[in-house]
Order: sequence, then C1' cells, then structure tokens
RNA sequence: GCCUUAUCCAGAGGGGUGGAGGGAUCGGCCCGACGAAGCCCCGGCAACCAGGCGAACGCCAAGGUGCCAAGUCCGCUGCGUGCCCCCGAGCAAGGUGGCACGCGGAAGAUGAGGA
Repeated sequence: GCCUUAUCCAGAGGGGUGGAGGGAUCGGCCCGACGAAGCCCCGGCAACCAGGCGAACGCCAAGGUGCCAAGUCCGCUGCGUGCCCCCGAGCAAGGUGGCACGCGGAAGAUGAGGA
C1' cells in the first nucleotide's frame, strides 16, 4: 500500500526544543513570530482491542492503539421531501437552477481482523 468491518454533530493542553509553516489532496475559509510542523517531558479525553464482573443489556479499570482549534473546519454525489428564482398564456401539468432537511454513496481518519 490492499481487502473486510465498526465508528466519526460528544470529549480532552501545559512546558521544553525548534524556527515557518499547518489544517490529507484541490478550492474555500481559518490557525500560526502573542511562535506553525517535527521531536521530548508531563497532563488529559475516549473506551475500539486486550483484562475483571455479569445470563444479557451493561458495569469497572485503563495494559495496547487512538485522540486533545473549528462537525471528518466546509465542499463532492444519487434518491426523496419542503421552500424559492426562472421558463411555461397561467398561483396548472412539466422543466432548469438555488437553499434546507432526511436516507444512502464516494473520499478521508481511527480501531479490529485478514491476504
């Protein structure tokens, strides 16, 4: 790197070092010399796996991961519903487009398992 599967509107930062980037990619919009990334120390959140209890829902705890700006920061796409602009001779049928919401999909992240 690939496959399968679960989750992703919650939560949780200080110090040292470093010295200009960072938020996956592209665009937007943000964060950053009142100090970015990276590395180190300490702290915290959560509870996927492992552990304990239990018939089960679940509970305890925190060993292995993960995480600690903004919803996965926002966006892409199919279907449906509602509202609106426009076309339609018309407050009709029908259609283009926009916005919002719902259910899916894609992409990505993390866990667990696998080839």
Model confidence (mean pLDDT): 85 of 100.
Predicted 3D model of a 115-nucleotide RNA (SAM riboswitch aptamer (S box leader)) from Candidatus Epilinea brevis.
Taxonomically the source falls in Candidatus Epilinea (Bacteria, Bacillati, Candidatus Epilineales, Candidatus Epilineaceae).
It was read from a public genome assembly, where an Rfam model found it.